Source information:
The RNA shown here (transfer RNA) has 73 nucleotides and comes from a Hyphomicrobiales bacterium. NCBI's taxonomy places the organism under Bacteria, Pseudomonadati, Pseudomonadota, Alphaproteobacteria, Hyphomicrobiales. Rfam family: tRNA. Rfam classes the family as a transfer RNA.
RNA sequence: GGGCGAUUAGCUCAGUUGGGAGAGCGCUUCGGUGACAUCGAAGAGGUCGCAAGUUCAAGCCUUGCAUCGCCCA
Numbered sequence: 001g002g003g004c005g006a007u008u009a010g011c012u013c014a015g016u017u018g019g020g021a022g023a024g025c026g027c028u029u030c031g032g033u034g035a036c037a038u039c040g041a042a043g044a045g046g047u048c049g050c051a052a053g054u055u056c057a058a059g060c061c062u063u064g065c066a067u068c069g070c071c072c073a
Base pairs, nucleotide, nucleotide: 001072002071003070004069005068006067007066010025011024012023013022019056027043028042029041030040031039049065050064051063052062053061
């Protein structure tokens, strides 16, 4: 230098048909217990890496950039 993949909640990830942003774990509160744990209920937490474009509408399509990983040279 070239190619491919990944980037979504604190962590691990789903969302591939363009229209509702989600799951598990973790966290908070309540129930529960002598007190914890397990369990049950409720809740908080997101500029979907950054920017631009297409579109009535973008996590999703297109382009550029950034970071990480793999391969080639």